Context: one part of a larger RNA
RNA sequence: GACAAACGCUGGCGGCGUGCUUAACACAUGCAAGUCGAACGGUCUCUCUUCGGAGAGAUAGUGGCGGACGGGUGAGUAACACGUAGUUGACCUGCCCCUCGGUGGGGAAUAACUCCUCGAAAGAGGUGCUAAUACCGCAUACGCUCACUGGAGUUGUCCAGUGAGGAAACGCGAGAGUGACCGAGGGAGGGGACUGCGGCGGAUUAGCUAGUUGGUGGGGUAAUGGCCUACCAAGGCGACGAUCCGUAGCUGGUCUGAGAGGACGACCAGCCACACUGGGACUGAGACACGGCCCAGACUCCUACGGGAGGCAGCAGUGAGGAAUAUUCCACAAUGGGCGAAAGCCUGAUGGAGCGACGCCGCGUGCGGGAUGAAGCCCUUUGGGGUGUAAACCGCUUUUUUAGGGGAUGAUACGGCGGGGUAACCCGUCUAAGACAGUACCUUAAGAAUAAGCAUCGGCUAACUACGUGCCAGCAGCCGCGGUAAUACGUAGGAUGCAAGCGUUGUCC
Numbered sequence: 001g002a003c004a005a006a007c008g009c010u011g012g013c014g015g016c017g018u019g020c021u022u023a024a025c026a027c028a029u030g031c032a033a034g035u036c037g038a039a040c041g042g043u044c045u046c047u048c049u050u051c052g053g054a055g056a057g058a059u060a061g062u063g064g065c066g067g068a069c070g071g072g073u074g075a076g077u078a079a080c081a082c083g084u085a086g087u088u089g090a091c092c093u094g095c096c097c098c099u100c101g102g103u104g105g106g107g108a109a110u111a112a113c114u115c116c117u118c119g120a121a122a123g124a125g126g127u128g129c130u131a132a133u134a135c136c137g138c139a140u141a142c143g144c145u146c147a148c149u150g151g152a153g154u155u156g157u158c159c160a161g162u163g164a165g166g167a168a169a170c171g172c173g174a175g176a177g178u179g180a181c182c183g184a185g186g187g188a189g190g191g192g193a194c195u196g197c198g199g200c201g202g203a204u205u206a207g208c209u210a211g212u213u214g215g216u217g218g219g220g221u222a223a224u225g226g227c228c229u230a231c232c233a234a235g236g237c238g239a240c241g242a243u244c245c246g247u248a249g250c251u252g253g254u255c256u257g258a259g260a261g262g263a264c265g266a267c268c269a270g271c272c273a274c275a276c277u278g279g280g281a282c283u284g285a286g287a288c289a290c291g292g293c294c295c296a297g298a299c300u301c302c303u304a305c306g307g308g309a310g311g312c313a314g315c316a317g318u319g320a321g322g323a324a325u326a327u328u329c330c331a332c333a334a335u336g337g338g339c340g341a342a343a344g345c346c347u348g349a350u351g352g353a354g355c356g357a358c359g360c361c362g363c364g365u366g367c368g369g370g371a372u373g374a375a376g377c378c379c380u381u382u383g384g385g386g387u388g389u390a391a392a393c394c395g396c397u398u399u400u401u402u403a404g405g406g407g408a409u410g411a412u413a414c415g416g417c418g419g420g421g422u423a424a425c426c427c428g429u430c431u432a433a434g435a436c437a438g439u440a441c442c443u444u445a446a447g448a449a450u451a452a453g454c455a456u457c458g459g460c461u462a463a464c465u466a467c468g469u470g471c472c473a474g475c476a477g478c479c480g481c482g483g484u485a486a487u488a489c490g491u492a493g494g495a496u497g498c499a500a501g502c503g504u505u506g507u508c509c
Stems, first nucleotide, its partner, number of pairs: 001508003005505005012363006018356002020321001025319003029316003034065003039062002042059007072274003082198007091191003096187007104138001106136002113128001115126004144165009170179003200246003207237003212234008249271004253264004276297005299310004327353001329352003335349001336347004366396004376387004401446006410436001415430006453498005458479003464493005474481002
């Protein structure tokens, strides 16, 4: 000097930040991921009715998209995990953009629903009916896939030919249109894999290794590869520190320092890993998946004892641990995200408010005049000296405070109408919407009114006397003080330093 600090004493206000460093300990309760009726068949409610029906709204289920993002944590990891520079002729990519082409004709089911059965429940089974942008054949098809052939190129790339194979879905609208669907090529953004180099302590760890190192065939993957497997060979790593042990998420950065360097990696941002513990796959463009599934284990809960349910390292909150760390708050108004044609719905992301002097910064606790100088208190050589212009008193101001009045920016349509553009979208105009918040801010009135402490005073080190105590009680960072005149202990007066803080402790430079 710095701090994610804590403790003691003290404490007026505001802005901006920041707040479980310990038990990756266990969790009551609520919320944190839904949405689409313009994919589908039902059901319910309401309105109108010419009693035929029509319209509006809601939604359990089927189906689609999303739940792989966003949010948390740092356990594990010394590793291509991270950083940086590259490689991919060894790869993938939903939604979005561009280009080309296409959507023909059929079929069989099933949930919901009805009925029945079992179960305490969680739930399960059966019968019958039904729809689709759900499912399955057929047709057609390219520069797609596979096999073969030729050419260029040279690791699996590109071009051409032959054969075989592989698609689709419609909804809304009166219509124009609009939103979807299928195949292929390209792009953007995102990701996988591989490589060089770099960043830690121990040699009181010196040898380590059998899928081990390499090859061939096969399997597997989007893809290379002992990634896996069979066979064959006997290799591979190591004092340039292998192996083992310990510690640790990495980085941009942060602190310090003139720098070199040292230490650290809270908040914010990028990457990684994890989601009660261990293992596994399914679905999917993407997961081996925090609020999905299955198995095992520990723990907790329900039970009719047969069997079931759960996972806060999401936001709040509770217990425990600890020196120690906050509200079971408001709102989707803004930004962003998911779904939807849209209206809109959801969003503990986010925007805000609350609590804590935890930090930084700013402001205030008044200003001017006022005595050779009141009182009190302290000291005294008893003359006096100090507190001290300090107070009183006079004048002034009103930042703050209290009360009253006014009162925001943050809002831009993504909507309606009109115009332009191939399109993304742009322009004009109209209208709706504010959690914070009647807040910030402005203004009026009143009144010095509401606001100062903490540590130190032997030397280092700025600031001294008196009394008490008597190696006691105590102080102390180092040197050292205290045993009867203590500037070093305790108190008082005074002084010094900093100030809404001041000291102490801890850690780093």